[in-house]
Source information: The part of an RNA shown here (large-subunit ribosomal RNA, domain IV) has 336 nucleotides and comes from a Planctomycetaceae bacterium. Taxonomically the source falls in Planctomycetaceae (Bacteria, Pseudomonadati, Planctomycetota, Planctomycetia). Rfam family: Bacterial large subunit ribosomal RNA.

Context: one part of a larger RNA
Formats: sequence, structure tokens, C1' cells
RNA sequence: CUCUGCGGAAGGAACUCGGCAAAUUGGCCCCGUAAGUUCGCGAUAAGGGGCGCCUCCCCGCCGCAAGGCGGGAGGUCACAGAGAAGAGGUUCUGACGACUGUUUAUCAAAAACCCAGCUCUCUGCUAACUCCGAAGAGGAGGUAUAGGGAGCGACGCUUGCCCAAUGCUGGAAGGUCACGGGGAUCGGUUAGCCGUAAGGCGAAGCUGAGAACCCAAGCCCCAGUGAAUGGCGGCCGUAACUAUGACGGUCCUAAGGUAGCGAAAUACCUUGGCUGGUAAGUUCAGUCGCGCAUGAAGAGCGGAACGGUUGGAACACUGUCUCCCGCAGGGACACG
Repeated sequence: CUCUGCGGAAGGAACUCGGCAAAUUGGCCCCGUAAGUUCGCGAUAAGGGGCGCCUCCCCGCCGCAAGGCGGGAGGUCACAGAGAAGAGGUUCUGACGACUGUUUAUCAAAAACCCAGCUCUCUGCUAACUCCGAAGAGGAGGUAUAGGGAGCGACGCUUGCCCAAUGCUGGAAGGUCACGGGGAUCGGUUAGCCGUAAGGCGAAGCUGAGAACCCAAGCCCCAGUGAAUGGCGGCCGUAACUAUGACGGUCCUAAGGUAGCGAAAUACCUUGGCUGGUAAGUUCAGUCGCGCAUGAAGAGCGGAACGGUUGGAACACUGUCUCCCGCAGGGACACG
């Protein structure tokens, strides 16, 4: 010096990103216990008191008894009586997630995942869906109070407007439209015919190409549909101080953000303004709202209980610190 422990004057978080670490608290009995609340809880809330041993008598309860449990009065010892070890620090206030649970074996345990519950949607049974060349199997020896898929995620109050786009569902008149059918028409070949010749014409058959027309789904088209993918405006003016703008005008749109919440796990400007807390507060709590760029099942707002979650504050307590010191043991190091 280092590790692991132990002790410390005065102060007591001044340490630090942060009370990290340490200290405090700790058992049983009695008293007592707030807000809030889903009436279960919160709660060991908080905050107090008692605790050894001996004697006594009596008392209560249980027991057949032995005895056990409890109560009363008095006495007595130690520094210390839950005599050692083991054994909650507490409170206030936000955020998130309802909760118990699960997770990145080996840097993340969480606000992530799950979850009961809610909703949409598909599926009538040889179900939908999944595995699979097939056979077969799962679903299920189930049958819509069932099964598959998706989202939200206890509970409470709610979940607004837009169907123009995209998707899905339904429709079938018209447009488009594949294979196939169809075969107008054009061509190749040549028996024959014409021609002195070069060459020309050319039936049947065979053969190449092929228009009209007929023809499914789909798409176009017409509707519906948001707890489907998604979206939810601008400018100008206006009230008898000023300011503001209930009101008006105008442009655009499928419709222009409702209830709520809001400088937020979302706010650039920003350490926003105000209030509270501190002597002093870019954090925190409350409030305000033109919200750069909140907002309703990618749910919105609440919410008791719960949390090795996270922000802020306080009490207690402390070597975290002012500011370090001592002790014990292990290591390192030195000498032998």
C1' cells in the first nucleotide's frame, strides 16, 4: 500500500450522478395507528410502553391426572434481562406497469413479455387453420358458452369526426380480359389450264397465318366497413381603454382533433410564466396553455393494492464527507 473486519471527538449528506456503501431499525406482549380505498386493504402504518431472576397468596381458563396457558401483589441483581447468533429504518409526493409471474444461460429484470378481462374477425364440421410430394396427423375423439387469427391489457368513466386513398366484405348491368371455341380472310404446295419461251393462273387434298364473335376470376365500376391500414387545415376582420375574440368573411379538404390530458417517459424556443418547497432549486410538486410535434383499444383519462422499477423531499442514522486516526487478521513488499 491493498483486502476483510472492528472502534472513533465535534459536526451530520457539507460526499456524490445518486445517501452508493455503511449505520439506524429488528423478537414477543400491551397500548395506539392517518390520508386514501376496489372496504379486502393501507397496517408491523406512524408513535409509545414492557421484558431477567426470586417469593407469595389468591384468582381465571383447559385437563381424570400429571401438568399446561394466563392474571395479580411484593422483592431482588448486573454496565447490560428479546443479556450471544439469527430477525423491517421510517414517512411524504410524482412517473410507469393493475396485481403474483416471465425475460436477454455469459454487461440490460425493466416502464419490456405474460396475464385475467375487452373488442374485431374467420370457422356449420371431411370446420377454419397448421404440418405434409402423398398417405396421414394436429385442431379434437372438440362442435360457435367451441376452435383459429389480430389488437388492447385488472377495475372505473369513456372511446369523437373522416369510407377520398389503401385493405376487407358484398354487388353484378357495363368496360377490360387468359386458355379454349370460332373461323371471315390471306398465304405455301400442284393435278390441270394458258403461253413458242420466259413465265402466269390454279381445283381438291395437305399445310402456314388468322379477323369478327362466344368466354371465368381479377381489375375498372357501384356500395358497405375504423377496437381495418390510416387521416383529423389556412388566411383576414370583429365588442364603447387596452387586450382578447363568443361573432363574421374567404380558400381548401374525405373530414378538419371531440371528451380528456398537457413544458409531459411527448415542449424546439426553455432554466416557459406563476405558486410551493430551500438561505440559495436547469431537478421536483401544483397550476397555466397557441400542444415545435398530445389525444381516445399502436387506446384516452383516472385509480386502492403491489414493485430489488424510476424522479423529488423529509425524519432517524451514520467515517459518504469536513479530515482523517487507531486496532485486528489475510496479502503484497523487505530482511533472514
Background
Its mean pLDDT, the model's own confidence on a scale to 100, is 88.